[in-house]
RNA sequence: AAUUCAUCAAGACCAGUCGAGGGAAAGGCCCGUUGACGCUGGGGCAACCACCACACUAGCAAUGACCUGCAUGUGAGGAAAGGUGCCAAGUCCUGCGAAGUUUAAGACUUCGAAAGAUGAGUU
Numbered sequence: 001a002a003u004u005c006a007u008c009a010a011g012a013c014c015a016g017u018c019g020a021g022g023g024a025a026a027g028g029c030c031c032g033u034u035g036a037c038g039c040u041g042g043g044g045c046a047a048c049c050a051c052c053a054c055a056c057u058a059g060c061a062a063u064g065a066c067c068u069g070c071a072u073g074u075g076a077g078g079a080a081a082g083g084u085g086c087c088a089a090g091u092c093c094u095g096c097g098a099a100g101u102u103u104a105a106g107a108c109u110u111c112g113a114a115a116g117a118u119g120a121g122u123u
Stems, first nucleotide, its partner, number of pairs: 001123008013042005021031003026094003043087003048083002051078002054075003059070003091115001096112007
């Protein structure tokens, strides 16, 4: 970098530093010299991976039906010492498609897609 799968309406801030932009991109709307964004330190949130224990379970095993052990997957839990992630606004909102409500224009609701983010895997 590409690709697959899962999740994305919940949750969690202080100090120092820097100094003008930032919220991916376009439009909107916000945040920001009362110092944002970023960086550093500390704190916190969550629970994807890893971990613990339980139930069920494809299979495997000196016999392996039972039991036992190993192991695969699923489910509901636990913990937060490990690997990540996150701590303005729903992924801040919209765009593309479908259905619906309402209408003069328009506006709104729901679902899906696309794009994006994060994790885990593969190349």
Predicted 3D model of a 123-nucleotide RNA (SAM riboswitch aptamer (S box leader)) from Robiginitomaculum sp. Its mean pLDDT, the model's own confidence on a scale to 100, is 82. Rfam family: SAM riboswitch aptamer (S box leader). Rfam describes the family as follows. The SAM riboswitch is found upstream of a number of genes which code for proteins involved in methionine or cysteine biosynthesis in Gram-positive bacteria.